[in-house]
RNA sequence: CUCGCAUCGAGAGCGGUGGAGGGAACUGGCCCCCAGAAACCGCGGCAACCGGCGGCAGCAUCAGCCACAAGGUGCCAAAUCCAGCAGGGCGUGAGCAACGCCUUGAAAGAUGUGGA
Numbered sequence: 001c002u003c004g005c006a007u008c009g010a011g012a013g014c015g016g017u018g019g020a021g022g023g024a025a026c027u028g029g030c031c032c033c034c035a036g037a038a039a040c041c042g043c044g045g046c047a048a049c050c051g052g053c054g055g056c057a058g059c060a061u062c063a064g065c066c067a068c069a070a071g072g073u074g075c076c077a078a079a080u081c082c083a084g085c086a087g088g089g090c091g092u093g094a095g096c097a098a099c100g101c102c103u104u105g106a107a108a109g110a111u112g113u114g115g116a
Base pairs, nucleotide, nucleotide: 002115003114004113005112006111007110008109013043014042015041016040017039021032022031023030026084027083028082029081044076045075046074049072050071052068054066055065056064080108085105086104087103088102089101090100091099092098
């Protein structure tokens, strides 16, 4: 970098440096921020994807479930902040238009893991 698979409404923040932006990109919305953004550093924490250890559990194997958290990642405002594309339902409406609300899926993205 690309491909496959799994997950994404749960959870978890203080301090220092820094000094104006940030919430992936674009559009629209909404929000955070000089009562200090991004980024970096330190410490703390969350979670349980990989690995480890133990249990269910028996001769063994495969798959599964549960517990632990000293290893490898990841993460610690808001649903992946929301929508955008398609289907369904409801409402307004003369209407299969348009708009609004709800919902399912896709796309895109993020993280892990496997592969090239």
This is a predicted structure of a 116-nucleotide RNA (SAM riboswitch aptamer (S box leader)) from Rubrobacter sp. It was read from a public genome assembly, where an Rfam model found it.